Record summary: Small-subunit ribosomal RNA, 3' major domain from uncultured Symbiobacterium sp., 480 nucleotides, folded computationally.

[in-house]
Context: one part of a larger RNA
RNA sequence: UGACGGGGGCCCGCACAAGCAGCGGAGCAUGUGGUUUAAUUCGUCGCAACGCGAAGAACCUUACCAGGCCUUGACAUCCCCUGACAGCCUAUGAAAGUAGGUUUUCCCGUCUAUGACGGGACAGGGAGACAGGUGGUGCAUGGUUGUCGUCAGCUCGUGUCGUGAGAUGUUGGGUUAAGUCCCGCAACGAGCGCAACCCUUAUCAUGUGUUGCCAGCGUAGAGGCGGGCACUCACAUGAGACUGCCGGAGACAAUUCGGAGGAAGGUGGGGAUGACGUCAAAUCAUCAUGCCCCUUAUGGCCUGGGCCACACACGUGCUACAAUGGCCGGUACAGAGGGCUGCGAACCCGCGAGGGGGAGCCAAUCCCAAAAAGCCGGCCCCAGUUGGGAUCGGAGGCUGCAACUCGCCUCCGUGAACGCGGAGUUGCUAGUAAUCGCGGAUCAGCACGCCGCGGUGAAUACGUUCCCGGGCCUUGUACA
Numbered sequence: 001u002g003a004c005g006g007g008g009g010c011c012c013g014c015a016c017a018a019g020c021a022g023c024g025g026a027g028c029a030u031g032u033g034g035u036u037u038a039a040u041u042c043g044u045c046g047c048a049a050c051g052c053g054a055a056g057a058a059c060c061u062u063a064c065c066a067g068g069c070c071u072u073g074a075c076a077u078c079c080c081c082u083g084a085c086a087g088c089c090u091a092u093g094a095a096a097g098u099a100g101g102u103u104u105u106c107c108c109g110u111c112u113a114u115g116a117c118g119g120g121a122c123a124g125g126g127a128g129a130c131a132g133g134u135g136g137u138g139c140a141u142g143g144u145u146g147u148c149g150u151c152a153g154c155u156c157g158u159g160u161c162g163u164g165a166g167a168u169g170u171u172g173g174g175u176u177a178a179g180u181c182c183c184g185c186a187a188c189g190a191g192c193g194c195a196a197c198c199c200u201u202a203u204c205a206u207g208u209g210u211u212g213c214c215a216g217c218g219u220a221g222a223g224g225c226g227g228g229c230a231c232u233c234a235c236a237u238g239a240g241a242c243u244g245c246c247g248g249a250g251a252c253a254a255u256u257c258g259g260a261g262g263a264a265g266g267u268g269g270g271g272a273u274g275a276c277g278u279c280a281a282a283u284c285a286u287c288a289u290g291c292c293c294c295u296u297a298u299g300g301c302c303u304g305g306g307c308c309a310c311a312c313a314c315g316u317g318c319u320a321c322a323a324u325g326g327c328c329g330g331u332a333c334a335g336a337g338g339g340c341u342g343c344g345a346a347c348c349c350g351c352g353a354g355g356g357g358g359a360g361c362c363a364a365u366c367c368c369a370a371a372a373a374g375c376c377g378g379c380c381c382c383a384g385u386u387g388g389g390a391u392c393g394g395a396g397g398c399u400g401c402a403a404c405u406c407g408c409c410u411c412c413g414u415g416a417a418c419g420c421g422g423a424g425u426u427g428c429u430a431g432u433a434a435u436c437g438c439g440g441a442u443c444a445g446c447a448c449g450c451c452g453c454g455g456u457g458a459a460u461a462c463g464u465u466c467c468c469g470g471g472c473c474u475u476g477u478a479c480a
């Protein structure tokens, strides 16, 4: 100087408390451990691994296993020879491939010009330099990322103090979300952080009105069109919030409390933004890369299998255990997205998944599209039930070369556990939790996951003693 303390003081954070909904029990989904296996590829492991890398494992992916094959190689550069190769056909094979048949080059230059020679492209053959490796080392590395933590800190120049390590500044009195600001002070300044500048949302004005909108007028089945651009909305540009104003407190300060006006108030809400550093944190399997290792294999191709196994154990979720509910019929109201080997309307067929059909749309125009909870009416009457839908049987649909291992969906039948969950434990302070549906990425197909979107919409916070994490000052130390 740090770090640490079941030392002290001050102060924060859904840290506790107060509250609401969960998890831990059940069934299923998914990840992991373990076990099994020819293989169940690999990585990730307290917080900060475990619906994580996977924003899509039937083949492919694929890195694993078995078998069948290749050896200058699937890919790059260089040299020599040949002029084809591909395609099509036959045999063989699970395919990769192997063997045979058939057909057959292109561009440029020179020349004796039907052709020859040289060069190039492409392909085949050959030799070797080399390729190749998701083989090892994240404790050799770059890059990227997590975490403490959006915590308020981390430093420097000059000066001063100290033999020195170093201190001072950065401590102190107030204050703040903040090393934020004020005051004081052997310090005076400055940098990286904080804040602001950026995006979005909340109000208004102006401009522009088509594909958007419809108050008044015409038409009328319909904003369908005539018309209009006021309103909604969209897209731009601007205004607006600054403790600016008033009062109290305060040190005449910073600031704080209350009030006015205002769509909004003291950082308005949300996002982007992550200082010096810590964890030899994570990643050699995104990529790059040193060194080591493999080289008829640790490289390459293919078929099939595996990554989907199942006595168990854990994490994360979904669905429930019902009446604030379930079922049936009717009927409203979103936002944000996506759409051309795409989204696909009306209409017809099918109980349905779906099929037929193709209008329209490169989309404020058309389509996906129905939003659901809600509201109205009806049934159920507390029951393992009209709760719950696992499991299994049967019949179908769709994608795809192919759904046996191993996809999703529909219909009929079957109807399991489960009656609110031990110790313990998680999230959340407001348009939040809870609850309800909708969209998107990936994607042929496959979503209970993920990323977004809106609808309905709470309860509680006395307080900081305690648990956890963090900041500042101080104290002890035999630790560095």
Base pairs, nucleotide, nucleotide: 001480002479003477004476005475007474008473009472010471011470012469013468015464016463019428020427021426022425023424026319027318028317029316030315031314032313033312034310035309042053043052064305065304066303067302068301069300070299073130077129078128079126080125081124082123083122087102088101089100090099091098092097105121106120107119108118109117110116111115132294133293135292136291137290141288142287143283144282145281146279148277153192154191155190156189157188158187159168160167161166172183173182174181198271199270200269201268203239204238205237206236207235208234209233212229213228214227217226218225219224242265245259246258247257248256249255321421325380326379327378328377329376330375331374337368338367339366342361343360347356348355349354387418392413393412394411395410396409397408398407434456435455436454437453438452439451440450
Its mean pLDDT, the model's own confidence on a scale to 100, is 85.